[in-house]
Molecule: Glycine riboswitch aptamer
Organism: Marinithermofilum abyssi
RNA sequence: UUGAAGGCGGGAGGAGAGACCGCGAAAGGAUGCGGCGCCGAAGGAGCAAGCCGUUGAGGCGAAUCUCUCAGGCAAAAGGAGGCCCGCUGGACG
Repeated sequence: UUGAAGGCGGGAGGAGAGACCGCGAAAGGAUGCGGCGCCGAAGGAGCAAGCCGUUGAGGCGAAUCUCUCAGGCAAAAGGAGGCCCGCUGGACG
């Protein structure tokens, strides 16, 4: 079961934080170099209970939590987790 979980595809939304300062170039922005300050919801990293273990050392162990490596801090792009639609799935909730 007039089809839950899960998976795949599509769609509409989608937060946060300096259009920062200097150099060069330039209409401006982006990019390049240097500097300080920030954000967390791409990705990444870390861990609790618990389980395993010679019950030791350790190992496994989640996130929208934490850290900010990466990324981002006007617009654009990107954007977690949900929502809607379709397909699958078949109770694995």